[in-house]
RNA sequence: GGCCCUAUCGUCUAAUGGUUAGGACAUCAGAUUUUCAAUCUGGUAAUACGGGUCCGAUUCCCGUUGGGGCCA
Numbered sequence: 001g002g003c004c005c006u007a008u009c010g011u012c013u014a015a016u017g018g019u020u021a022g023g024a025c026a027u028c029a030g031a032u033u034u035u036c037a038a039u040c041u042g043g044u045a046a047u048a049c050g051g052g053u054c055c056g057a058u059u060c061c062c063g064u065u066g067g068g069g070c071c072a
């Protein structure tokens, strides 16, 4: 330098172009307990960035950035 893959709550991970972006762990509050742990209930929290297509984009297309792989 060329080609390919990839980016979603703090972490891991789901979501045929169609509605509240879901789940687990973590975290916060409460219940239970003499206390802690465990258990139960509830809450907060996310689509890398900029454009395009579309009635509608996490999803499709282009570019940028980060990560990974192959070739030279």
Base pairs, nucleotide, nucleotide: 001071002070003069004068005067006066007065010025011024012023013022018055027043028042029041030040031039048064049063050062051061052060

Notes: Predicted 3D model of a 72-nucleotide RNA (transfer RNA) from a Candidatus Azambacteria bacterium. Rfam family: tRNA. Its mean pLDDT, the model's own confidence on a scale to 100, is 81. It was read from a public genome assembly.